Context: one part of a larger RNA
């Protein structure tokens, strides 16, 4: 000086409290442990690993294995021959790689050659998803959106340093405001940035029958931009006004105004530095290692295993519900190898067919939750859907190992979960659909949307992080 402390004093924070939902129980889906395997590729490990790298493992990815197979090489430059082509096609073997054969096939030229491309050799090289994250770059995750973390003179101290930055107030904040041997500044804190809440103005091939006419199924058409909306440019909110308290300061309580008040909400924004934290399988990269193999190619299989444990979801156990008729209101996106209306076919998953639309114009597109009527009448039920048989649909070479949906049948634990533990302070929880990325196909997972829409917060004794000054002291 730090850093501990079952020392203190102050002070925050969904950190306890107060309170809604929920996990642990049951089937299920992912993920991990662990066994098993020929192989169950790797890598993440309290928080901060575990629906995490993976924005999507039939094949490919695929790095794993057993098997066949190549050796300047799938890939990149340089060097000599050859060949005129190489791709693509057809036929044979064969699982394919890959051997073999066939037809068909380059360009420019001053005719010396060049340009490309296979192909054959040599060799330098090429190749590693092989180690080492504790040898690094770069990126990230926690502390943490905590409020801190320095520096210049100058002054104080033999010196480590100390002062500043510490007090007295307030703030969300080292915000600010008074004060002081300190006066100053700098990286963080605010603020500039996007979105959202209210309004002017400009503009008007979504929007209005507001107001006229035709139509009357429809804004469908003339016309028009008033409104909604949409995207530019402004305006607005600064503690500006008022009371009160306070050191007349910062600044707090209350009011008026106002669409919004005192940081309006929300993201974006991560200081010096901690965990020798993650990650050489994004990428880069030193070093060691392998070079007819730990490089490269094929089909197959694995990664999907199953006595078990454990995380995170999903779906229920039911009347604030189930089921069935008919009815209403979103916001964001996404569409050419696409999204697809009507039409017809099918119980249905899809199908034939096909108008539009590079899309504020067309489609996906039906929102669901509500609400209204009608049924169940409290059971293992008309709850709940696992599971399994049958028969279909779809992608796609291929759905056996291993997708997805759909009809029928079939109904399995489950009547609110032991200890324990998670979230969450408001358009938040909780609940309902809705859309995207990824991707032929395949989300109960992320990521966004918008509906309905709460309860509680006395307080700071204790739990757990965390600032800040003070004391102790085995550490450094």
């Nucleotide at each position: 000086u730090g850093a501990c402390g079952g020392g203190g004093g102050c002070c925050c924070g969904c950190a306890c409290a107060a309170g809604c939902a929920g996990u642990g129980g049951a089937g299920u889906a992912u993920g991990u442990g662990g066994u098993u395997u020929a192989a169950u590729u790797c890598g993440a490990a309290g928080c901060a690993a575990c629906g995490c790298g993976a924005a999507g493992a039939a094949c490919c990815u695929u790095a794993c294995c057993a098997g066949g197979u190549c050796u300047u090489g799938a890939c990149a430059u340089c060097c000599c021959g050859a060949u005129g082509a190489c791709c693509g096609c057809c036929c044979u073997a064969g699982a394919g790689a890959u051997a073999g054969g066939g037809a068909u096939u380059c360009c420019c030229u001053u005719c010396g050659g060049g340009g490309c491309a296979u192909u054959g050799g040599a060799g330098a090289c090429a190749g590693g998803u092989g180690g080492u994250g504790c040898a690094u770059g770069g990126u990230u995750g926690c502390c943490g959106u905590c409020a801190g973390c320095u520096c210049g003179u100058g002054u104080c101290g033999u010196g480590a340093g100390a002062u500043g930055u510490u007090g007295g107030g307030u703030u969300a904040a080292g915000u600010c405001c008074c004060g002081c041997a300190a006066c100053g500044a700098g990286c963080g804190c605010a603020a500039c940035c996007c979105c959202u809440a209210u309004u002017u103005c400009c503009a008007g091939u979504a929007g209005c029958c507001a107001g006229c006419a035709u139509a009357u199924g429809a804004g469908a058409u003339g016309g028009g931009c008033a409104c909604u909306c949409u995207g530019g440019a402004g305006a607005g909110a600064c503690u500006g006004c008022c009371c009160g308290g306070g050191a007349u300061a910062a600044c707090c309580g209350g009011g008026a105004g106002g669409a919004a008040g005192g940081c309006g909400g929300g993201g974006a924004u991560g200081g010096c530095g901690u965990c020798a934290a993650a990650u050489c399988a994004u990428c880069a990269u030193g070093c060691c290692c392998c070079u007819u193999a730990u490089g490269a190619c094929c089909a197959g299989g694995g990664c999907u295993a199953c006595a078990c444990a454990c995380g995170u979801g999903c779906u229920a156990c039911a009347a604030u519900g189930g089921c069935g008729u008919a009815a209403a209101c979103a916001a964001a996106g996404g569409g050419a190898g696409g999204c697809a209306a009507a039409g017809c076919g099918g119980u249905g998953a899809c199908g034939c067919c096909a108008a539009g639309c590079a899309a504020a114009u067309c489609c996906c597109a039906a929102a669901a939750a509500u609400a209204a009527c009608g049924u169940c009448c409290c059971a293992g039920u008309u709850c709940g859907g696992a599971u399994u048989g049958c028969a279909g649909c779809c992608u796609g070479c291929a759905a056996c190992u291993c997708g997805g949906c759909u009809g029928c049948a079939u109904g399995a634990a489950g009547c609110u979960g032991g200890a324990a533990u998670c979230g969450c302070u408001a358009g938040u929880a909780a609940u309902c659909g809705c859309g995207g990325a990824u991707c032929a196909g395949a989300a109960u997972g992320c990521c966004g949307c918008g509906g309905u829409g709460a309860a509680u917060a006395c307080g700071u004794u204790c739990c757990c992080g965390g600032g800040u000054c003070u004391u102790g002291c085995a550490c450094a």

About this RNA:
The prediction has a mean pLDDT of 84. The part of an RNA shown here (small-subunit ribosomal RNA, 3' major domain) has 476 nucleotides and comes from an uncultured bacterium.